Model confidence (mean pLDDT): 85 of 100. Small-subunit ribosomal RNA, 3' minor domain from an Oscillospiraceae bacterium, 145 nucleotides, folded computationally. Lineage of the source: Bacteria > Bacillati > Bacillota > Clostridia > Oscillospiraceae.

Context: one part of a larger RNA
This record gives sequence, C1' cells and structure tokens, in this order.
RNA sequence: CACCGCCCGUCAAACCAUGAAAGUCGGUAACACCCGAAGUCAGUAGCCUAACCGCAAGGAGGGCGCUGCCGAAGGUGGGACUGGUGAUUGGGGUUAAGUCGUAACAAGGUAGCCGUAGGAGAACCUGCGGCUGGAUCACCUCCUU
Repeated sequence: CACCGCCCGUCAAACCAUGAAAGUCGGUAACACCCGAAGUCAGUAGCCUAACCGCAAGGAGGGCGCUGCCGAAGGUGGGACUGGUGAUUGGGGUUAAGUCGUAACAAGGUAGCCGUAGGAGAACCUGCGGCUGGAUCACCUCCUU
C1' cells in the first nucleotide's frame, strides 16, 4: 500500500522453555541409636623389670596387659533441604499463505469502557451501578482565524 483497510479469540500443526503429577533415582547437612580403630587422659587386683634405695628379702620407679571416658570410619532409622527423571496434564511464547466466526477501531452497524454477577464453541452475550476517554440534535457562555 487508507475500509478490497485494520483487527480479536477458540480450534488444528510444529518448535521452545516452564508449572503440577502416582512415583522413581541421586546429593547435602544435621539428629537418634548400634558398633568402636589409633591415641591422650584416668584407674589397675595380673605379668615382666638394667642403672636408684637395700647385706638380703624386697621397695621406689618403669614397661606390658586389662578396665573406663572421649573418639574417626562404618551400620540402622525417621525426618529436613535440594537436583535429575516421570505416564498424564495446565497455561505461556514463537512460527508467509490452515479452520470457525467478526468482538474492537466510523454512531464499526446493539456507542464503547470500568466494577460486579450469571451464561456461552470462540472472540463474547446479558443484568445492575458508574464513566465519557461517544456521535447526533437544541439552547447558553466563550476561544482562534
């Protein structure tokens, strides 16, 4: 590209991300209980024992063993937070030439819109109240040329 205009929504198709979802697979940090290595600390009836004390017997001291508290890893359990995946499902976005209508823009052919309620394939329709960001007509008061 000027009404052979502009334009709205459902439906159908493709793609993209996303919410829900019976579940399912992990991750993280805690909690409760079980188990409890090494090791310090504490205790010690057993065993051993060079330097010190003692004429000797033995003692002191020490070591091993044993016991207790703490204690890493591990195991079990119910929860918390979080990440994937999941039949199906919800809306959203995008996409030259699909379907149905024609809601809005002119008084858009029932003026439109706002709030609210009901209804309907879809834009939407209807009731009630409100607004003019409606046209037209009449009168009044003005502005510009």